[in-house]
């Protein structure tokens, strides 16, 4: 000086993990201040019928739950790959 191996540092990148944001699947979800349907009852009417409408039921909003999924951001987490540097060992060449 060159090559190989090991360890360490640093940079980049990829995968995962964790935390959070946004959306999304499912569930739940309104005494009254959402909608629909409105038993009973109420009102109008001579009657036919009509009107408003509580409870119930259905759908859903906000919200809540979740072992649905996607995406974005972050890092005192784990690992892979590559570049650079340092140290040690081995081999070879030269002085």
């Nucleotide at each position: 000086c060159g090559a190989g191996c090991a360890u360490c540092c640093u940079c980049a990148u990829c995968c995962a993990a964790u935390a959070g944001g946004c959306a999304u699947g499912g569930g739940u979800g309104a005494a009254c201040c959402a909608g629909g349907u409105c038993a009973g009852g109420u009102c109008g009417g001579g009657a036919a019928c009509g009107a408003a409408g509580c409870a119930g039921c259905c759908u859903u909003a906000a919200g809540c739950c979740u072992u649905u999924u996607g995406u974005c951001u972050a890092u005192g987490u784990g690992g892979g790959u590559g570049g650079g540097g340092a140290u040690g060992c081995u081999c070879g060449g030269c002085g």